Notes
Predicted 3D model of a 94-nucleotide RNA (c-di-GMP-I riboswitch aptamer) from an uncultured Pseudomonadota bacterium. It was read from a public genome assembly, where an Rfam model found it. Its Rfam family is "c-di-GMP-I riboswitch aptamer". Rfam links the family to the GO term cyclic-di-GMP binding. Model confidence (mean pLDDT): 85 of 100.
[in-house]
Formats: sequence, structure tokens, C1' cells
RNA sequence: AUCGUUAAAGGGCAAACCCACCGAAAGGCGGGGACGCAAAGCCACCGGUCUAAGGAGCCAGCGCGAGCCGGCUUACGACAGCGGGGUUGCCGGG
Repeated sequence: AUCGUUAAAGGGCAAACCCACCGAAAGGCGGGGACGCAAAGCCACCGGUCUAAGGAGCCAGCGCGAGCCGGCUUACGACAGCGGGGUUGCCGGG
């Protein structure tokens, strides 16, 4: 420098669920808790998935009108513990 088919030790992270808080929601954050994880460290770039309050678009209804109201669609939202990609990295081993 490179590789992960792979042993050990010391450690690391923490799903579901419960509690508090934030959020419209998806979800996040802290505490408890461990299903699992060798990048389950970090980054929404690509695909995917979740959400739809506000914004935008389409359709219907109401109103003289400004406008009001219902349905559907859509990420400007989210997931890195869905896959790919990028990037950083501990211990030992080849």
C1' cells in the first nucleotide's frame, strides 16, 4: 500500500417495545431496553420506500363576488438498520 473467505482480545452501536420532548405526519431526539450489526460511523448522489400540514397542480361543490370547502396527485419533508454509490476509520489477521 492492498484484501475481507477469516480466529482472538479489549471495546463499540442498538431493532421491537415503554417513558418524556419536538413534528401535521413520516420521523427525530434523550432515557430505559437488546433484535441484530465489522462500518448498524458519516453523506439523500441514483433507485426504492414512507408521509402530505403548508406550497403547487387537477377535478367536483358552494358563493353576486373577494373567496370558502371536499377529493385526488405531487417532496420543497423523511428513512444511511432497503439496495447501489461516495467518504472516513479501531484492533488483530492474510